This is a predicted structure of a 73-nucleotide RNA (transfer RNA) from a Candidatus Saccharimonadia bacterium. NCBI's taxonomy places the organism under Bacteria, Bacteria candidate phyla, Candidatus Saccharimonadota, Candidatus Saccharimonadia.

RNA sequence: GGGCCGGUAGCUCAGUCGGCAGAGCGCUGCGUUCGCAAUGCAGAGGUCGGCGGUUCGAAUCCGCCUCGGUCCA
Numbered sequence: 001g002g003g004c005c006g007g008u009a010g011c012u013c014a015g016u017c018g019g020c021a022g023a024g025c026g027c028u029g030c031g032u033u034c035g036c037a038a039u040g041c042a043g044a045g046g047u048c049g050g051c052g053g054u055u056c057g058a059a060u061c062c063g064c065c066u067c068g069g070u071c072c073a
Stems, first nucleotide, its partner, number of pairs: 001072007010025004019056001027043005049065005
């Protein structure tokens, strides 16, 4: 330098053919307990890596950039 895969909640990751951003764990509150753990209920938490483009509408499609992994030179 080139090819491919990936970047989404604090962590690990889904998200189908473009149409409300989600799960598990963690966190907070309440119930339960003498207390803790476990468990039940409720809740908070997001620039969907960045910038542009297409579109009525983009996490999703296109271009460029950036970061990580991997292969080739």

The prediction has a mean pLDDT of 83.